[in-house]
RNA sequence: GAUCUUAUAGUUAAAUGGUUAUAACACCAUCCCUUCACGAUGGGAGUACCAGUUCGAUUCUGGUUGAGAUUA
Numbered sequence: 001g002a003u004c005u006u007a008u009a010g011u012u013a014a015a016u017g018g019u020u021a022u023a024a025c026a027c028c029a030u031c032c033c034u035u036c037a038c039g040a041u042g043g044g045a046g047u048a049c050c051a052g053u054u055c056g057a058u059u060c061u062g063g064u065u066g067a068g069a070u071u072a
Stems, first nucleotide, its partner, number of pairs: 001071007010025004018055001027043005048064005
């Protein structure tokens, strides 16, 4: 340099182009307990960026950026 893959919450993963994007762990608050732990209830937090297609985009297309793999 070329080709390919990939980017969703703090982390790991879901989500057929269509309801307010889901869950686990983690975090916060309350309850339980003599206290901690366990457990129960509730809460906050997210689609890398810029455009395009579409009535409607996490999803499709193009580009940028980051990461990874193969190859010269």
The RNA shown here (transfer RNA) has 72 nucleotides and comes from Wickerhamomyces canadensis. It matches the Rfam family "tRNA". It is annotated as a transfer RNA. RNAcentral records the identical sequence in 3 taxa. The RNAcentral record of the sequence draws on ENA and Rfam.